[in-house]
């Protein structure tokens, strides 16, 4: 310091589920708990999934998505920072 995560070691995160709280909801926070994770650290710009809505615009006709607002970084892509070891 490009690259790699086979072996070893140190440190770390925490799905489902349960409890309490927040939210219309998707979901989130805290505690318990571990399915997994080498970025499962951070960032919703692009695509996807999911929730809500008809204020604007669209279409054509009152509920719809190609629209609007949101959730998801543990769906993918991208950006950015970083531990250990090997090299």
């Nucleotide at each position: 310091c490009a690259g790699u995560g086979a072996a070893a070691a140190a440190a770390g995160c925490a799905a489902a589920c349960c409890a309490u709280c927040u939210g219309u909801a998707a979901a989130g926070a805290u505690g318990g708990g571990a399915c997994g994770c080498a970025a499962a650290g951070c960032c919703a710009a692009g695509g996807g999934a999911c929730c809500g809505g008809c204020c604007a615009g669209u279409a054509c006709a009152u509920g719809a998505g190609u629209c609007c607002g949101g959730u998801u970084a543990g769906c993918c892509c991208g950006g950015u920072u970083g531990c250990c070891a090997c090299g």
Predicted 3D model of an 87-nucleotide RNA (c-di-GMP-I riboswitch aptamer) from an uncultured Nitrospirota bacterium. It was read from a public genome assembly, where an Rfam model found it. Of the family's consensus pairs, 95% are formed in the model.